Bacterial RNase P class A from Sphingomicrobium sp., 374 nucleotides, folded computationally. The coordinates come from a structure-prediction model, not an experiment, and the mean pLDDT is 75. It is recorded under the gene name rnpB. The source organism's lineage runs through Bacteria, Pseudomonadota, Sphingomonadales, Sphingomicrobiaceae and Sphingomicrobium. Rfam family: Bacterial RNase P class A. It is annotated as a ribozyme.
[in-house]
RNA sequence: UCAGAGGGCCGGGCGGCCGCGGCUUCGCGCAAGCGAGGGCGAGGAAAGUCCGGGCUCCAUGGAACUACGGUGCCGGGUAACGCCCGGCCGGGGGCUCGCCUCCGAGGGACAGUGCCACAGAAAGCAAUCCGCCGGUCUUCGGUCCGGCAAGGUCGAAAGGGUGCGGUAAAAGCGCACCGCGUCUUCGGCAACGAAGGCGGCACGGUAAACCCCACCGGGUGCAAGACUGAAUAGGGGCGGCACAUGAGCCUGGUUCCGGCUCGUCGCCCGGGUUGGUCGCUUGAGGGGCAGGGCAAUCUGUCCCCUAGAGGAAUGGCCGCACAGCUCCGGUUCGCCGGGGUGGACAGAACCCGGCUUACAGGCCCUCUGGCAAA
Numbered sequence: 001u002c003a004g005a006g007g008g009c010c011g012g013g014c015g016g017c018c019g020c021g022g023c024u025u026c027g028c029g030c031a032a033g034c035g036a037g038g039g040c041g042a043g044g045a046a047a048g049u050c051c052g053g054g055c056u057c058c059a060u061g062g063a064a065c066u067a068c069g070g071u072g073c074c075g076g077g078u079a080a081c082g083c084c085c086g087g088c089c090g091g092g093g094g095c096u097c098g099c100c101u102c103c104g105a106g107g108g109a110c111a112g113u114g115c116c117a118c119a120g121a122a123a124g125c126a127a128u129c130c131g132c133c134g135g136u137c138u139u140c141g142g143u144c145c146g147g148c149a150a151g152g153u154c155g156a157a158a159g160g161g162u163g164c165g166g167u168a169a170a171a172g173c174g175c176a177c178c179g180c181g182u183c184u185u186c187g188g189c190a191a192c193g194a195a196g197g198c199g200g201c202a203c204g205g206u207a208a209a210c211c212c213c214a215c216c217g218g219g220u221g222c223a224a225g226a227c228u229g230a231a232u233a234g235g236g237g238c239g240g241c242a243c244a245u246g247a248g249c250c251u252g253g254u255u256c257c258g259g260c261u262c263g264u265c266g267c268c269c270g271g272g273u274u275g276g277u278c279g280c281u282u283g284a285g286g287g288g289c290a291g292g293g294c295a296a297u298c299u300g301u302c303c304c305c306u307a308g309a310g311g312a313a314u315g316g317c318c319g320c321a322c323a324g325c326u327c328c329g330g331u332u333c334g335c336c337g338g339g340g341u342g343g344a345c346a347g348a349a350c351c352c353g354g355c356u357u358a359c360a361g362g363c364c365c366u367c368u369g370g371c372a373a374a
Base pairs, nucleotide, nucleotide: 001370002369003368004367005366006365007364008363009362010361013320014319015318016317017316018315020041021040023038024037025036026035027034028033043345047356048355050354051353052352053351054350055221057219058218068217069216070215071214072213073087074086075085076084077083088106089104090103091102092101093100094099095098107212108211112210113209114206115205116204129152130151131148132147133146134145135144137142160178161177162176163175164174165173179201180199181198182197183196184195185194186193187192225278226277227276228275235269236268237267238266239265240264241263246262247261248260249259250258285304286303287302288301289300290299291298292297322343324341325340326339327338328337329336330335
């Protein structure tokens, strides 16, 4: 200096003019309101609404079990999490070969069930297509019987690998090493690792298939909810007037007796719609310094904070520089001068912690590789 991978930060600046939404002060006005001034006014994702909480109301006597949903190596962090940090194991890449870096839904496959496409003889039962070996027969092409699981073939996967021995040919059949299983010891909080003994190998894969195990989980979302309260319907109380020799109800029908209720006006209670007020933004908040910790993060201390409205404002134009792109001219190839173009994704609606997704351009850090120079 170029390229790749990972991570962090910023994400347009300054000035002028014209606007937009709240708040506030002053003046004018009976009031509705008007005018002037001041101050404030989106994000790293405000987004998706996917997880975890606060808050809210509803439900709920306690415990256990079951169903449903979710999570799933170990340790730590946190209010909590499916998030974050550190480690372990597995996989990819790199090289100086024991380190670096990236990725992983990473519990259980002897509890049980299912599935394993295509190809292939054969996909879990082990099996024999091409083969190898022994024997019978032979027209010498081969046929039949038996042995083998080494070689070939197919596949993502074929019942350990390499070598020596062994054999008719073979085979953990025997042995050594590696792998695997199991036991013990040691190291580690643990996941796990190391060493040694034993076992001839038994246990293919798949749980992002059912399932098993462990742990977690009530529902609802600020249109939650609380207060106030014009109006309407229906309800209650008191008072005035009216009346009933009436009407209705008290048994399926009829009669008698008995009981209860009624219309209207005024006032009050109550009701709860439009509206108004609250909830509402200072909070698991941010930054500096010191300390603990590898880190996430924690503790102490100092400082800072300003949308909070209603379907909802935060914008436009011009100028100046600044990136980026491009054109012309010059060049001592380092650049210099001038012109044009031009800055993304996006938009708070109760609030926080995460994740995911979108994003022009710029800056910084770490790792790896190429080239050049010292």